Notes
A computed fold for a 99-nucleotide RNA from a Chloroflexota bacterium, annotated as Bacterial small signal recognition particle RNA. Of the family's consensus pairs, 96% are formed in the model. NCBI's taxonomy places the organism under Bacteria, Bacillati, Chloroflexota. The coordinates come from a structure-prediction model, not an experiment, and the mean pLDDT is 79.
RNA sequence: GGUUGGGUCCUGCGCGGCAGGGCCUCCGAACCGUGUCAGGACCGGAAGGGAGCAGCACUAAGGAGUUCUCCCUGGGUGCCGCAGGGGUGCCUGACUUAU
Numbered sequence: 001g002g003u004u005g006g007g008u009c010c011u012g013c014g015c016g017g018c019a020g021g022g023c024c025u026c027c028g029a030a031c032c033g034u035g036u037c038a039g040g041a042c043c044g045g046a047a048g049g050g051a052g053c054a055g056c057a058c059u060a061a062g063g064a065g066u067u068c069u070c071c072c073u074g075g076g077u078g079c080c081g082c083a084g085g086g087g088u089g090c091c092u093g094a095c096u097u098a099u
Stems, first nucleotide, its partner, number of pairs: 001096008009085006015078002018074005024065004033058004042049002
């Protein structure tokens, strides 16, 4: 110097990990949520009826907790894997040639 391969570069897929959200548990509405509505009031001749405060229950928004499992989303996450692309430059292996 030549040939050839790999890495660095780009893309995609996969695996693991991190973060957030969902899921799970608890709390959580004087009235402007639901259900049940004592008492009391109202309508009715009566039977009964409608509405409905408090209380209770269930939850919403929201808050707190728990991360083993599962789901979703995200990246300049990983000196991980596979495939493709790229061949200017750098690093490196093999073969070969000249000095």